[in-house]
Molecule: Guanidine-I riboswitch aptamer
Organism: Acinetobacter tandoii
RNA sequence: AAAAAUGUGAUCUAGGGUUCCGAUACGCACGCGUAUGUCUGAGACCGAGAGUUCACGGUUCGAAAGAACUACACGGAGGGAUAAAAGCCCGGGAGGU
Numbered sequence: 001a002a003a004a005a006u007g008u009g010a011u012c013u014a015g016g017g018u019u020c021c022g023a024u025a026c027g028c029a030c031g032c033g034u035a036u037g038u039c040u041g042a043g044a045c046c047g048a049g050a051g052u053u054c055a056c057g058g059u060u061c062g063a064a065a066g067a068a069c070u071a072c073a074c075g076g077a078g079g080g081a082u083a084a085a086a087g088c089c090c091g092g093g094a095g096g097u
Stems, first nucleotide, its partner, number of pairs: 007056004012051001015046002020043001021041001022039001023036006057070005072092001074095001078090003
């Protein structure tokens, strides 16, 4: 200096907001409407490249069954999606070591 299976999917978590549900306040025609995420919800939702687990895939070995390996990873500002936000996406990006 260059290259890429530094793979793919699911799962749960850290985290995140506010469409739905719930909560709170107000109103009334009394089970609905409006407002509040400045509402510490774990019901639902979003959710990690650098978090978890599982499956698939890949490489090597093996006649086969199968075995081993699949490492490491500091990081803005800004923009984008969705109802909205985020450790989501741009992005293992810019930059730094």